[in-house]
RNA sequence: UGCGACAACACGCUGAGUUUCCGGAAGGAAAACGGGGGAACCAUCCGCGGCGGGCGACCGGCGCAAGGGGUGAAUCCGCGGCAACACGCCGCGGUAGGGCGAAUCUCUGCGCCCGAAUCCGACAGCUAACCCCGUAAGCGUCAUCGGAGAGUGAAA
Numbered sequence: 001u002g003c004g005a006c007a008a009c010a011c012g013c014u015g016a017g018u019u020u021c022c023g024g025a026a027g028g029a030a031a032a033c034g035g036g037g038g039a040a041c042c043a044u045c046c047g048c049g050g051c052g053g054g055c056g057a058c059c060g061g062c063g064c065a066a067g068g069g070g071u072g073a074a075u076c077c078g079c080g081g082c083a084a085c086a087c088g089c090c091g092c093g094g095u096a097g098g099g100c101g102a103a104u105c106u107c108u109g110c111g112c113c114c115g116a117a118u119c120c121g122a123c124a125g126c127u128a129a130c131c132c133c134g135u136a137a138g139c140g141u142c143a144u145c146g147g148a149g150a151g152u153g154a155a156a
Stems, first nucleotide, its partner, number of pairs: 010141005018031005032135006042125001047064003051060003067123001068120004076094007097114005104150006
């Protein structure tokens, strides 16, 4: 000097996941933020198959490969594989969408990254009143690139 690992402090990033108060702690409360359930109106449904019942119009219940729904940006498509012409799983490539490039906001160019996971348990459209839940977790250290506009500011 370079590369890598760990820890502490400081500063930041994703995210609703922050702040204050009480408490020795565990925990509790409030605010703020985020989410779910839940009327009317409206919207949706009205299919196919076979079974049973009925004189009949019809009625009942079952099935339609692996029901449906929520959180979240995290969906969908193609190809290959999985004992199978899958709405499932795995791999690859795209993609709706989301995030980053160190003051904030809006628009924009370029570059980069993510495109997961999990819960409910046969049940959920919307939704006033009302009810319920959450405040986790994970990262970065030249990752710090440009253009236009706006406001704030001593200064960008």

c-di-AMP riboswitch aptamer (ydaO/yuaA leader) from Cohnella candida, 156 nucleotides, folded computationally. The coordinates come from a structure-prediction model, not an experiment, and the mean pLDDT is 75. NCBI's taxonomy places the organism under Bacteria, Bacillati, Bacillota, Paenibacillaceae, Cohnella. It matches the Rfam family "c-di-AMP riboswitch aptamer (ydaO/yuaA leader)". Rfam's curators write: This family represents a conserved RNA structure found upstream of the ydaO and yuaA genes in Bacillus subtilis and related genes in other bacteria. RNAcentral holds the sequence, with entries from Rfam.